[in-house]
RNA sequence: GGCGGAGUAGCUUAGCCGGCUAAAGCAACGGUCUCAUAAACCGUCCAUCACAGGUUCGAAUCCUGUCUCCGCAA
Numbered sequence: 001g002g003c004g005g006a007g008u009a010g011c012u013u014a015g016c017c018g019g020c021u022a023a024a025g026c027a028a029c030g031g032u033c034u035c036a037u038a039a040a041c042c043g044u045c046c047a048u049c050a051c052a053g054g055u056u057c058g059a060a061u062c063c064u065g066u067c068u069c070c071g072c073a074a
Stems, first nucleotide, its partner, number of pairs: 002072006010026004019057001028044005050066005
């Protein structure tokens, strides 16, 4: 250099046949409970979806380029 896959919250992922204000678990923080801690329960917080451009009324999703990681063949 060629081919394929992946990049979404602090972490792990869903969503990726274009259409609500991007969803869940864990973590963190606050509360209830407890002598206290844990567990349990309730609530709060956090992503302009790797970056740039294009198509479209509308893009995490489609197209192009770039970057990073993983794999395959040589």
A computed fold for a 74-nucleotide RNA from a Pyrinomonadaceae bacterium, annotated as transfer RNA. The prediction has a mean pLDDT of 84. The sequence is in RNAcentral, with records from ENA and MGnify. It matches the Rfam family "tRNA". It is annotated as a transfer RNA.